[in-house]
RNA sequence: GAGGUCGGCUAGGCGACCGCGUCACCCUCACGGGUGCCGAGGAACGUCCGGGCUCCACAGAGCGGGGUGGUGGGUAACGCCCACCCGGAGUAAUCCGCGAGAUAGUGCCACAGAAAGUAAACCGCCUUCCGCAAGGAAGGUAAGGGUGAAACGGUGGUGUAAGAGACCACCAGAGGUGCGGGUGACCGCAUCUGCUUGGUAAACCUCACCCGGAGCAAGACCAAACAGGUGUCGAUACGGCUGCUCGUCUAGACACCGGGUAGGUCGCUAGAGGUGGCUGGCAACAGUAACCCGAGAGAGAUGGUCGCCCCCGGUUUUCCGGGACAGAACCCGGCGUAUCGGCCGGCCUCUUUU
Repeated sequence: GAGGUCGGCUAGGCGACCGCGUCACCCUCACGGGUGCCGAGGAACGUCCGGGCUCCACAGAGCGGGGUGGUGGGUAACGCCCACCCGGAGUAAUCCGCGAGAUAGUGCCACAGAAAGUAAACCGCCUUCCGCAAGGAAGGUAAGGGUGAAACGGUGGUGUAAGAGACCACCAGAGGUGCGGGUGACCGCAUCUGCUUGGUAAACCUCACCCGGAGCAAGACCAAACAGGUGUCGAUACGGCUGCUCGUCUAGACACCGGGUAGGUCGCUAGAGGUGGCUGGCAACAGUAACCCGAGAGAGAUGGUCGCCCCCGGUUUUCCGGGACAGAACCCGGCGUAUCGGCCGGCCUCUUUU
């Protein structure tokens, strides 16, 4: 210098003018007006996962259902993160893995093929018999061919009628035992067994661990009107029971009561908070003292114009066009997805110079 790989930061700047919303103050009887402060994000998005908080349910245990799935750690918790192990890709940095169990059992494996799993033989090879011959029949075999995504270790030899781990040597793997290393997943070494055992658990299933439900329109408090309940009141009025009196019912006025609608207030934003240090740790992260932290709504606001500068592109120099994705609604930790661009750093490979 070129190419690659991984990670972090940023999300146009300044000014003027107009506008929108909360709050505070001032003016106004009021409607309203004025001044001032403040007013979206790295993802506020999706609502996929986990928690806080709130209400409801709940003695304990079991069954059922759902989730997670290498090991160790981090965390409030997680399906997240870190480190490591194993397998795979890459020269490497690095990346990818729904990565427990297929020797508990059951099931399934399209088409092709003889055969898809403890059984089998289409072509072939070999032996015997029959036949003049072509060929046929019986038996042996699984080395070779053929089919398939996948066919029961590989190479060489011994052996044999032909063959075969039938036997032998080496290689590859599996299992048992022992020793050593590691917290562990796992790794290394030695030795034994010819043991060579197909795949599939995003099929049933088995094992280990975890899991109550609904959600801030949660929920709490205050509380009109109408209806309801209780009480009181009038030499009371109309009416029903009755023709009259009493009584009673209904209607009326007033007071009180409970639940609670409209409405209002709280919940509501200072928190598992952030920043740069220091300490511990490989790291995720934890601890510590200092400093910093001004959306919180009616489910409703948070925008625009112009000028200069910046970046990109163009038919380029006095010109024109463009500058993303998106947008709070109880809060927090993650993941996933979208995004015009810009900046910085670690590492790897190749090349050049010293």
This is a predicted structure of a 354-nucleotide RNA (Bacterial RNase P class A) from Pontimonas salivibrio. The RNAcentral record of the sequence draws on ENA and Rfam. Its Rfam family is "Bacterial RNase P class A". About the family: Ribonuclease P (RNase P) is a ubiquitous endoribonuclease, found in archaea, bacteria and eukarya as well as chloroplasts and mitochondria. Rfam links the family to the GO terms ribonuclease P activity, dimeric ribonuclease P complex and tRNA processing. The prediction has a mean pLDDT of 77.